Description: Predicted 3D model of a 512-nucleotide part of an RNA (small-subunit ribosomal RNA, 5' domain) from an uncultured bacterium. The full RNA is in RNAcentral, with records from ENA, Greengenes and SILVA.
[in-house]
Context: one part of a larger RNA
RNA sequence: GAUGAACGCUGGCGGCGCACUUAAGACAUGCAAGUCGAACGGACUUAACCGAAAUAUUUAUAUUUUGGAGCGGUUAGUGGCGGACUGGUGAGUAACGCGUAAGCAAUCUGCCUAUUAGAGGGGAAUAACAGUGAGAAAUCACUGCUAAUACCGCAUAUACCAUGAACAUCGCAUGAUGAAAAUGGGAAAGGAGUAAUCCGCUAAUAGAUGAGCUUGCGUCUGAUUAACUAGUUGGUGUGGUAAUGGCAUACCAAGGUAACGAUCAGUAGCCGGACUGAGAGGUUGAACGGCCACAUUGGGACUGAGAUACGGCCCAGACUCCUACGGGAGGCAGCAGUCGGGAAUAUUGCGCAAUGGAGGAAACUCUGACGCAGUGACGCCGCGUAUAGGAUGAAGGUUUUCGGAUUGUAAACUAUUGUCAUUAGGGAAGAUAAAAGACAGUACCUAAGGAGGAAGCUCCGGCUAACUACGUGCCAGCAGCCGCGGUAAUACGUAGGGAGCAAGCGUUAUCC
Numbered sequence: 001g002a003u004g005a006a007c008g009c010u011g012g013c014g015g016c017g018c019a020c021u022u023a024a025g026a027c028a029u030g031c032a033a034g035u036c037g038a039a040c041g042g043a044c045u046u047a048a049c050c051g052a053a054a055u056a057u058u059u060a061u062a063u064u065u066u067g068g069a070g071c072g073g074u075u076a077g078u079g080g081c082g083g084a085c086u087g088g089u090g091a092g093u094a095a096c097g098c099g100u101a102a103g104c105a106a107u108c109u110g111c112c113u114a115u116u117a118g119a120g121g122g123g124a125a126u127a128a129c130a131g132u133g134a135g136a137a138a139u140c141a142c143u144g145c146u147a148a149u150a151c152c153g154c155a156u157a158u159a160c161c162a163u164g165a166a167c168a169u170c171g172c173a174u175g176a177u178g179a180a181a182a183u184g185g186g187a188a189a190g191g192a193g194u195a196a197u198c199c200g201c202u203a204a205u206a207g208a209u210g211a212g213c214u215u216g217c218g219u220c221u222g223a224u225u226a227a228c229u230a231g232u233u234g235g236u237g238u239g240g241u242a243a244u245g246g247c248a249u250a251c252c253a254a255g256g257u258a259a260c261g262a263u264c265a266g267u268a269g270c271c272g273g274a275c276u277g278a279g280a281g282g283u284u285g286a287a288c289g290g291c292c293a294c295a296u297u298g299g300g301a302c303u304g305a306g307a308u309a310c311g312g313c314c315c316a317g318a319c320u321c322c323u324a325c326g327g328g329a330g331g332c333a334g335c336a337g338u339c340g341g342g343a344a345u346a347u348u349g350c351g352c353a354a355u356g357g358a359g360g361a362a363a364c365u366c367u368g369a370c371g372c373a374g375u376g377a378c379g380c381c382g383c384g385u386a387u388a389g390g391a392u393g394a395a396g397g398u399u400u401u402c403g404g405a406u407u408g409u410a411a412a413c414u415a416u417u418g419u420c421a422u423u424a425g426g427g428a429a430g431a432u433a434a435a436a437g438a439c440a441g442u443a444c445c446u447a448a449g450g451a452g453g454a455a456g457c458u459c460c461g462g463c464u465a466a467c468u469a470c471g472u473g474c475c476a477g478c479a480g481c482c483g484c485g486g487u488a489a490u491a492c493g494u495a496g497g498g499a500g501c502a503a504g505c506g507u508u509a510u511c512c
Stems, first nucleotide, its partner, number of pairs: 001511003005508005012383006018376002020341001025339003029336003034081003039078002042075004049068009088294003097219008107211002112207007120154001122152002129144006160185004167178004190199003220266003227257003232254008269291004273284004296317005319330004347373001349372003355369001356367004386416004396407004420453001422448005430439001456501005461482003467496005477484002
């Protein structure tokens, strides 16, 4: 000098930040991922409109009841997209995990952009629903009906894929690209609107974005760890993958790593950065940003463009809860909050107004991301606690050589000001043609009154700025080091005075 700090004493205001470093311990409760009716069939509800009946009368009108049809509204289910983003944590990991620089002629990529071409004609189901049944529940079984942008064939496709021989150009080894012939294979879905058209669908190419893989170099400590390795190292065939590869498998060979530190053990997420330092360096990885890993512990796959998936599924373990004992339910390292641990770390708040995200044609819905507010002097920065005059140098305190000295222009007193605060009135920007602001009656502006409401902490032997008195008497105590205290202690305790910082000041811990 610094800190995600804690502790002691003290504490006026504002702005901007930050806030479980310990138990990756366990979690009550609420919320944190939905959306689309312009994909679909239903269910419920319902305005105009049409009809029937009843009543009243001024005899063609009104009221009431009821039936049909039905704009619109709501949405359990099928279906689509999104739940792989956002958010949390750092347990594991010494690794191509990360950083940096390259490579993929060994790769994939939903939504988005651009371009080209296309969408013909059929079929069979199934949830919802109805009925029956089982179960305490969670939930499930059977029978029957029905729709689709759900599912399945057929046609079409020569620019896509596969097979296959020759050619040209090129390269970086395997090879890449191009043109053309042949054989085989492979698509599609509709919706809204009077319509124009728009939104979708299928195939292909290119881009963008995102991801996967490979490699050079760098990346802590220990040799009181010296040998390690059997899919191990390489090859061939086969399989698998989007793709290379012992990735897997069969066979063959016997290799591969290591004092330039393998293996083993310990520790640890990595980086941009941060702190410190003249620098070199040392330490560190909170907040913010990038990457990785994890989601009660271990394992597994499914779906999907993308996961081996925090708020999806299955199995096993531990734990908690419900149970009719047969069986079920759960996962805060999301935001709040609780218990526990700890020296120690906040509200079960408001809002989607902004920014961003998901869905939707849109209106809009959802969003504990985010924007705000609350708590905390935890940090940084700023402001205030008055200003000017004022000597009888008042009183009081302390001290004294009793003359005085000091506190001290300090106070009183006189005059002034109004930052902050208080009260009252007005009142934003942030929002884009209009409307729409959680924050917020906030910031800010104006007025009023009145010095009123606002100073402490540590130290005073030397280092080190600042001294006297009393008490104590190697006691009580102090102390970072030297050391101080045994009767006049500037070193202990108290008082007066002083010094230094100041809404803080000290102590402790850690780093330079």
Its Rfam family is "Bacterial small subunit ribosomal RNA".